[in-house]
Molecule: Glycine riboswitch aptamer
Organism: Actinomycetota bacterium
RNA sequence: ACGACCUCGCGCGGGAGAGUUCUCGUGACAGGCGUUGCGGGACGCCGAAGGGGCAACCUCCCCGGAACCUCUCAGGCACCCGGACCGCGCGGGCGAG
Numbered sequence: 001a002c003g004a005c006c007u008c009g010c011g012c013g014g015g016a017g018a019g020u021u022c023u024c025g026u027g028a029c030a031g032g033c034g035u036u037g038c039g040g041g042a043c044g045c046c047g048a049a050g051g052g053g054c055a056a057c058c059u060c061c062c063c064g065g066a067a068c069c070u071c072u073c074a075g076g077c078a079c080c081c082g083g084a085c086c087g088c089g090c091g092g093g094c095g096a097g
Stems, first nucleotide, its partner, number of pairs: 002097001006093009019043001021042009044077003050073001051071003057065002
């Protein structure tokens, strides 16, 4: 000097599930009792932001870590946004060799 594995961040692309049910308030359009946006409440539901729990496993033991499993606190249930995870690119950390 190069630099695997691992890890963090950013950008782009992909990215599921579950009621646009009922009711109340409000704005706009219309002027035909309706259409539509936003917010509150009720009941029903979903799991892939986050969070919690057990645990396969890492590992022979302790400590520790740990799921897409599980709970639904949070979040979500037309569209948008979000979205674990995957792919590509860029930058950083560690660092075997």